[in-house]
Context: one part of a larger RNA
RNA sequence: CGUUGGAGUGUUGAGGAGAGCGUUCCCUAGUACGAGAGGACCGGGAAGGACUGACCACUAGUGUACCGGUUGUCGCGCCAGCGGCAUCGCCGGGUAGCUACGUCGGGACAGGAUAACCGCUGAAAGCAUCUAAGCGGGAAGCCCCCUCCAAGAUGAGCACUCCCAGGGUCUUUGGACCCUCAGAAGGGCUGUACGAGACUAGUACGUUGAUAGGCGGCAGGUGGAAGCGUGGUAACAUGUGAAGCCGAGCCGUACUAAUCGCCCGUGAGG
Numbered sequence: 001c002g003u004u005g006g007a008g009u010g011u012u013g014a015g016g017a018g019a020g021c022g023u024u025c026c027c028u029a030g031u032a033c034g035a036g037a038g039g040a041c042c043g044g045g046a047a048g049g050a051c052u053g054a055c056c057a058c059u060a061g062u063g064u065a066c067c068g069g070u071u072g073u074c075g076c077g078c079c080a081g082c083g084g085c086a087u088c089g090c091c092g093g094g095u096a097g098c099u100a101c102g103u104c105g106g107g108a109c110a111g112g113a114u115a116a117c118c119g120c121u122g123a124a125a126g127c128a129u130c131u132a133a134g135c136g137g138g139a140a141g142c143c144c145c146c147u148c149c150a151a152g153a154u155g156a157g158c159a160c161u162c163c164c165a166g167g168g169u170c171u172u173u174g175g176a177c178c179c180u181c182a183g184a185a186g187g188g189c190u191g192u193a194c195g196a197g198a199c200u201a202g203u204a205c206g207u208u209g210a211u212a213g214g215c216g217g218c219a220g221g222u223g224g225a226a227g228c229g230u231g232g233u234a235a236c237a238u239g240u241g242a243a244g245c246c247g248a249g250c251c252g253u254a255c256u257a258a259u260c261g262c263c264c265g266u267g268a269g270g
Stems, first nucleotide, its partner, number of pairs: 001152001005163007015149004021049001023047005033038001051106005059100004066093005071086006111143002117137004164269001165180006181267002186264004190206005211257003214253005220246003227240005
């Protein structure tokens, strides 16, 4: 921009994309078959492999904004306690998120038309013949079935709902012009953000408010703070005390910031 008034929501599916795998074991059955050795079709069940989708309760990894230990050195006047730098200094753990090594799921079932091939009926050609007329069966393949995208499918679909004026002049009754009035539904700008994200887009919220931050509680992590007391010459241990600290998580709470606003969009659609 189009889709022939505008808008919101929900859909149909032309078309496209994806998927499509295979193994072992058990039963049938040591049956059919076979002198024996061996050993089935058909049908039923189980397990696990590779591939793949989703997810984070479990397990595991990461987790340079969390906690602790510790070396050297510098600083805060000194002790104590802290901070900087040294690959996050090194080391031990670890929330959320993101992940796989983790968990759950998938290939299916059914149908249609067929290939090679197997047939029925059957002439030409008194026989024969699956074929010439006619009618069946038959593949991991084809169409469908399953998942995703999808009406710019310009063939632009469908449904529901919402929204929008009065007067005057002229008139070839199609409409043209003028005046005043209102500016709808809805959308955008803007702000707070993230289950979203390169930007855009999407989604949530904007005081009729829990959108983010803060604060409170909880979960969770670390693992027993500082100070003081006690014991010890001391290193240190121990009590106060499951202490102190604590990113992203959950619930709550208007303390802070989402204030006030502006713009687009028209007037019933030959």

The part of an RNA shown here (large-subunit ribosomal RNA, domain VI) has 270 nucleotides and comes from a Gemmatimonadota bacterium. Rfam family: Bacterial large subunit ribosomal RNA. Model confidence (mean pLDDT): 88 of 100. The RNAcentral record of the full RNA draws on ENA. Taxonomically the source falls in Gemmatimonadota (Bacteria, Pseudomonadati).